The part of an RNA shown here (large-subunit ribosomal RNA, domain IV) has 337 nucleotides and comes from a metagenome. The prediction has a mean pLDDT of 87.
Context: one part of a larger RNA
């Protein structure tokens, strides 16, 4: 000097990002127990009391319960083991699950709600297939997606994208079709030449190549529906007997212009917004306001008892966290031997 334990005057969170760590509390019995609440809880709420030994009475099979008298100690659950508590808000209803070895959570799951697919050789999944799972199930079933107990609710927009339905018209593949076109060529004509031969032109059938019109499904265009499908949910100007504000009016744009509720919020940049509370003093916290940079309704909205090794703020108790250190025990290191 370090580690692990133990104790500490006075103070008691002044420490610190933060009471991290430590301390407090603790068992059994008796009393007592608030707000709130889904009436189950909350609750071991909180807050108090008792606990040893001897003699003795009552009840008693025993254990034990209860009454009277007495005794000792600093201390009677005499050691060990054995909840600290309260108030407030956020998030998630809850018990569960998770990053084996840096994250346990507000993430995942969940009961519950909704949409959607599927009539059974089901849909879906897997497999070139046979087959298998689904399921030895049958729509109160099975698959997919979203939300996530419960309470009150869940507004407007189908223009875009998706999905579903429709089939008149437009477009449209392979294929069918084959008007024509090109090449080749029997043969014919023609030019030069005495001839052999050479050059040029036309050209049937066949063969080869090409190929117009026309017919031709789904899809797309088109016509409807659908938002607990993906998603979206305005701007400017004026106006009221002080000022301010604008119930009101005008105008432009849009598919429609954000309803209820909430709101400086896990969302608010400006911002430590402003006011109130708490403190001597509060960028955090709680309650309001609304100017929502950029909340908002199953990418759910707002509440909510209970629950949480969750996160934020405050308080009581308690303490070496600190003022500010000291001592002791054990272990390690170091120095000396």
């Nucleotide at each position: 000097c370090c580690g692990u334990g133990g104790c500490u005057a006075a103070g008691g969170a002044a420490c610190u990002a933060g009471g991290c760590a430590a301390a407090u509390u603790g068992a059994a019995c008796c009393u007592g127990u608030a707000a709130c609440u889904u009436c189950g809880g909350g609750a071991u709420a909180a807050a108090g009391g008792u606990u040893c030994c001897c003699c003795u009475g009552u009840u008693u099979a025993u254990c034990a319960a209860u009454g009277g008298g007495g005794g000792c100690g600093c201390a009677g659950a005499g050691a060990a083991a054995u909840g600290g508590c309260c108030c407030u808000g956020g998030c998630g209803a809850c018990u569960g699950u998770u990053u084996a070895a840096c994250a346990a959570a507000a993430a995942c799951a969940c009961a519950a709600g909704g949409c959607u697919u599927u009539g059974c050789g089901a849909a879906a999944u897997u497999g070139a297939a046979a087959g298998a799972u689904g399921a030895a199930g049958u729509a109160u079933a099975a698959g997919g997606c979203c939300u996530g107990a419960c309470a009150c609710c869940u507004g407007c927009c189908c223009g875009g994208u998706g999905c579903c339905g429709g089939a008149a018209g437009g477009u449209u593949a392979a294929g069918a079709g084959g008007g024509g076109g090109a090449g080749u060529c029997a043969u014919u004509c023609u030019c030069a030449g005495c001839a052999a031969u050479g050059g040029g032109a036309a050209g049937a059938a066949g063969c080869u190549c090409u190929g117009a019109a026309u017919c031709g499904a789904a899809g797309c265009c088109c016509c409807g529906g659908u938002a607990a499908a993906c998603g979206g949910c305005g701007g400017c100007c004026g106006u009221a007997a002080c000022c301010a504000u604008a119930a009101c009016g005008g105008u432009c744009c849009u598919a429609a212009g954000g309803u209820a509720g909430c709101g400086a919020a896990a969302u608010u940049c400006c911002u430590u917004g402003u006011c109130g509370g708490g403190u001597a003093a509060g960028u955090u916290c709680c309650g309001a306001c609304c100017u929502g940079c950029a909340c908002g309704a199953a990418u759910g909205g707002u509440g909510u008892a209970a629950c949480g090794a969750u996160c934020u703020g405050g308080g009581c108790a308690c303490u070496g966290u600190c003022u500010c250190a000291g001592c002791c025990a054990c272990g390690a290191g170091c120095u000396c031997g």

Annotation: RNAcentral holds the full RNA, with entries from SILVA.